[in-house]
Context: one part of a larger RNA
RNA sequence: CUAUUGUGAAGGAACUCGGCAAAUUGCCCUCGUAACUUCGGAAGAAGAGGGACUGAUUUCGCGCAAGCGAACGUCAGUGACACAAGCCAGGGGGUGGCGACUGUUUAUCAAAAACACAGGGCUCUGCGAAGCCGCAAGGCGACGUAUAGGGUCUGACUCCUGCCCAGUGCCGGAAGGUUAAGAGGAGAGGUGCAAGCCUUGAAUCGAAGCCCCGGUGAACGGCGGCCGUAACUAUAACGGUCCUAAGGUAGCGAAAUUCCUUGUCGGGUAAGUUCCGACCUGCACGAAUGGAGUAACGACUUCCCCGCUGUCUCCGCAGUAGACUCA
Numbered sequence: 001c002u003a004u005u006g007u008g009a010a011g012g013a014a015c016u017c018g019g020c021a022a023a024u025u026g027c028c029c030u031c032g033u034a035a036c037u038u039c040g041g042a043a044g045a046a047g048a049g050g051g052a053c054u055g056a057u058u059u060c061g062c063g064c065a066a067g068c069g070a071a072c073g074u075c076a077g078u079g080a081c082a083c084a085a086g087c088c089a090g091g092g093g094g095u096g097g098c099g100a101c102u103g104u105u106u107a108u109c110a111a112a113a114a115c116a117c118a119g120g121g122c123u124c125u126g127c128g129a130a131g132c133c134g135c136a137a138g139g140c141g142a143c144g145u146a147u148a149g150g151g152u153c154u155g156a157c158u159c160c161u162g163c164c165c166a167g168u169g170c171c172g173g174a175a176g177g178u179u180a181a182g183a184g185g186a187g188a189g190g191u192g193c194a195a196g197c198c199u200u201g202a203a204u205c206g207a208a209g210c211c212c213c214g215g216u217g218a219a220c221g222g223c224g225g226c227c228g229u230a231a232c233u234a235u236a237a238c239g240g241u242c243c244u245a246a247g248g249u250a251g252c253g254a255a256a257u258u259c260c261u262u263g264u265c266g267g268g269u270a271a272g273u274u275c276c277g278a279c280c281u282g283c284a285c286g287a288a289u290g291g292a293g294u295a296a297c298g299a300c301u302u303c304c305c306c307g308c309u310g311u312c313u314c315c316g317c318a319g320u321a322g323a324c325u326c327a
Stems, first nucleotide, its partner, number of pairs: 001322008010313002014311001019308001027051005036041001038156001052078006058071005079083001091306004096301002098298002103115002119154007131140003157293004162223003167220002169216005176211003182205002187200005224242005251285001252282001263279005
């Protein structure tokens, strides 16, 4: 010096991206226990005290008795009071984000906010079902039958889920337009003496599809601009105008989304680009590509506090195994 372990004056996160690592806590009994809540929880919340041994005493059981055993207390005493004496064995609290939860996942750098999930919706399917595998036979679906099965989106629960059908998709309609093979043959051409044979061929009749007419958003998706106006100023409930299929409703909002930006104000600190609460000027939130909340839960993530510590100020000492030197 490397690895690993123990210990440390004073301080106690000043370390660092970050308390990473380590330390603290740890068992049993008694007391005690907040916000919030889906009334189940939260909760081992938090927090406080006790725990060894010896003797006496109380009660009970057995025994003729001496005595033995058990239990909860009370009192007194003993000591290095080091007593859950070793090993083993929760640190705790507050706040926000995300995901409801238990689960699942990148075997071998990612365990998560990703996947799944119960619940919700839309849609297809009447049974030789739809869908899927197979050239077929056949099979799965299913020895099921719409309270069933398939596809797709969302993701407990609570309150809700606005406007647009112009485009695309899907569904329905069938009057008209277009339209293939085919039907049809007016004609035209070649050849032949001719009958004929061969080639070509207009009109007209011809499905689905497309055009067309409607519907449909928990289908793919979309959800404006400019100008003026109130008796301080500012702002604009109000008015005008252009465009659109319709111009973003409720709720939320510098957000896992905010560029400018360390926005501004408040809180916390002596000092806070993070954090929490507001504001709204939303570059570029927004309603099942779900919106907003939410108790419980989380080896998730942000910030703060208490305790604790060699993380640090600032390193010291000791054990073990190496390294190194000598043999």

Predicted 3D model of a 327-nucleotide part of an RNA (large-subunit ribosomal RNA, domain IV) from a Rhodospirillales bacterium. The RNAcentral record of the full RNA draws on ENA.